RNA sequence: UUCAACCUUCGGGGCAGGGUGACACCUGCACUGCGCCAAACGCAGUGUGGUGCAAGUGAAUUCCCGAUCGGUGGUAUAGCCCACGAGCGCUGAGCUUGUCGAAGCGCAGGAUGCGGUGGAAUUCCGCGGCCGACGGUAUAGUCCGGAUAGAAGAAGGUGCUU
Numbered sequence: 001u002u003c004a005a006c007c008u009u010c011g012g013g014g015c016a017g018g019g020u021g022a023c024a025c026c027u028g029c030a031c032u033g034c035g036c037c038a039a040a041c042g043c044a045g046u047g048u049g050g051u052g053c054a055a056g057u058g059a060a061u062u063c064c065c066g067a068u069c070g071g072u073g074g075u076a077u078a079g080c081c082c083a084c085g086a087g088c089g090c091u092g093a094g095c096u097u098g099u100c101g102a103a104g105c106g107c108a109g110g111a112u113g114c115g116g117u118g119g120a121a122u123u124c125c126g127c128g129g130c131c132g133a134c135g136g137u138a139u140a141g142u143c144c145g146g147a148u149a150g151a152a153g154a155a156g157g158u159g160c161u162u
C1' cells in the first nucleotide's frame, strides 16, 4: 500500500406552560328490582342492588392551544434528494439446543416549497410548510413495553496478500 479472515469498543433524541374532561370515587335527590317487616294484599319503614340527574374530588406527557426531537452511508454541510437500518410473518445454516439464530423469501414502510449566495447546495443563509413503526393506555414521534436486545454503520487493533 492493498486485501481474505477475525477481535474489541462505540452506535437515537424529544411535551415547559395552559385548556377540555372519557372515566373513576364519594355525597345527595328521583325512579325502580329483590329481601325483611307479616299468613296474604296495600301503604309506610328498613336492608341491599340497578338506572338517571346534580354538586364535589381525582383524572390525557395520548385530545385542543402551545412546546419540543431528528439513526446510518452518499452528495456543497440533508428528518422530508438517493440508498440503508429499525417492525411483522415464513423458512432455519449453525451451535452453546434456546423466549437462540446467519443467509434467503414475503409483507409493512412518512414528509419541502419559495427567495438569496455560489462553479456546485430540495443539504448553507432567510422565510414558510410538513412527517414520524409495533403492543399498552383516554386517540402517543416525545409516556410505559419488547429493549440490560438488535441494526444500518463508525473508530481502533490483530493478521493475510502485494
Stems, first nucleotide, its partner, number of pairs: 003159001005158006017065003023058003027054010067142002069132002071084004079130002087107004094100001095098001112128005134145003